[in-house]
Context: one part of a larger RNA
RNA sequence: GUAUCCUGAAGGAACUCGGCAAAUUGCCUCCGUACCUUCGGAAGAAGGAGGCCCCAUCUUAAGGCAACUUUUGGUGGGGGGCACAGGCCAGGGGGUAGCGACUGUUUAGCAAAAACACAGGACUCUGCUAAGUCGGCUUCAAGACGACGUAUAGGGUCUGACGCCUGCCCGGUGCCGGAAGGUUAAGAGGAGGAGUGCAAGCUCCGAAUUGAAGCCCCGGUAAACGGCGGCCGUAACUAUAACGGUCCUAAGGUAGCGAAAUUCCUUGUCGGGUAAGUUCCGACCUGCACGAAUGGCGUAACGACUUCCCCACUGUCUCCAGGAUAUGCUCA
Numbered sequence: 001g002u003a004u005c006c007u008g009a010a011g012g013a014a015c016u017c018g019g020c021a022a023a024u025u026g027c028c029u030c031c032g033u034a035c036c037u038u039c040g041g042a043a044g045a046a047g048g049a050g051g052c053c054c055c056a057u058c059u060u061a062a063g064g065c066a067a068c069u070u071u072u073g074g075u076g077g078g079g080g081g082c083a084c085a086g087g088c089c090a091g092g093g094g095g096u097a098g099c100g101a102c103u104g105u106u107u108a109g110c111a112a113a114a115a116c117a118c119a120g121g122a123c124u125c126u127g128c129u130a131a132g133u134c135g136g137c138u139u140c141a142a143g144a145c146g147a148c149g150u151a152u153a154g155g156g157u158c159u160g161a162c163g164c165c166u167g168c169c170c171g172g173u174g175c176c177g178g179a180a181g182g183u184u185a186a187g188a189g190g191a192g193g194a195g196u197g198c199a200a201g202c203u204c205c206g207a208a209u210u211g212a213a214g215c216c217c218c219g220g221u222a223a224a225c226g227g228c229g230g231c232c233g234u235a236a237c238u239a240u241a242a243c244g245g246u247c248c249u250a251a252g253g254u255a256g257c258g259a260a261a262u263u264c265c266u267u268g269u270c271g272g273g274u275a276a277g278u279u280c281c282g283a284c285c286u287g288c289a290c291g292a293a294u295g296g297c298g299u300a301a302c303g304a305c306u307u308c309c310c311c312a313c314u315g316u317c318u319c320c321a322g323g324a325u326a327u328g329c330u331c332a
């Protein structure tokens, strides 16, 4: 010096991105326990008190014929120690907010999460030789799973407990439906024409007409992919605009939420918390660029998640010091 530990005056997070690390707490009995809540919880909430040994007395239970032995709980009195859950082991706690309901799962070897899954919800496909998938091989099987199942089943997609809800748009794209019509391949058809030949013929080209799916066309469908405006004016202070006008659109964003895991300007403005707060909480709404199953808004419980605050606690710090063990180096 490094590693692993121990102790520390006064202060107690002033450290730091951040209480990271460490410290505190820790067991049993009794008392006591808030908001909120899906009435189960929250809860070991929080916060207190006691715990060793001896004696007296009352009491419980077991064994025993009995004497007695062991045992439960209560009350009173006394004793010793620095310390009585005397060592080891063994929760720090509370409040606010975000996200995800939860228990689970995950990047074997830098990420455990708000990501995945989930029960629940919805749409859609599939009538059984089911849909869907595997299979072989290069043109299409046998066979198998699905399933010894049968639409309360199975496949696919989205959402993600629960509560309250889930608005408008079918113009585009997709999907579904549509005995008409248009377009249309091979094929059918064969008016007509060409080459050749004396000819019969042979070989070609070929109009009309006919001709499936698809596309066009007509409808439906958004818990399908998706989308959900602009300008101008107006009220007896001002300001604002319930109201009016106009243009465009398939329709112009409803409820709810909102400087948000989304807000650029921005450290927005106001309030709270601090002596002082770019974070945090509550509001406002001017939403650059929230918004309803790419779900919206809430939500008890839960979380090695994230944010902010408080109590306790501490060498994290003011500001370092001493000690132990192991090891390195230097000198003798």
Base pairs, nucleotide, nucleotide: 001327002326003325004324005323006322007321008320010318011317014316019313027051028050029049030048031047036041038161052079053078054077055076056075057074058073061070062069063068080084092311093310094309095308097306098305099303100302104116105115120159121158122157123156124155125154126153132145133144134143162298163297164296165295167228168227169226172225173224174221175220176219177218178217181216182215183214187210188209192205193204194203195202196201229247230246231245232244233243256290257287268284269283270282271281272280